[in-house]
């Protein structure tokens, strides 16, 4: 330095351009139980940044940063 491949709640990990962003864990609250624990219910919490396209972007284009892998 050049190609690819990736950045999504604390932590993982989905989403043919229609999003009211899904699931799992953890936290928090209840239930239940003498207690715990595990089991049920529910609640907080996210699209890496800065432009464009579109009626409509996490998702497509461009730039930038970060993080892998490869060549060199």
């Nucleotide at each position: 330095g050049c190609a690819c491949c990736g950045g999504u709640g604390g932590u993982c990990c989905a989403a043919c351009g229609g999003c009211u962003a899904a699931g799992a864990c953890u936290u928090c609250g209840g239930c239940c139980u003498u207690c715990c624990a595990a089991g049920c219910c529910g609640a907080c919490u996210a699209u890496c940044c800065g432009g464009g396209u579109u009626c409509g972007a996490a998702u497509c284009c461009c730039g930038g940063c970060c993080g892998g892998u490869g060549c060199a």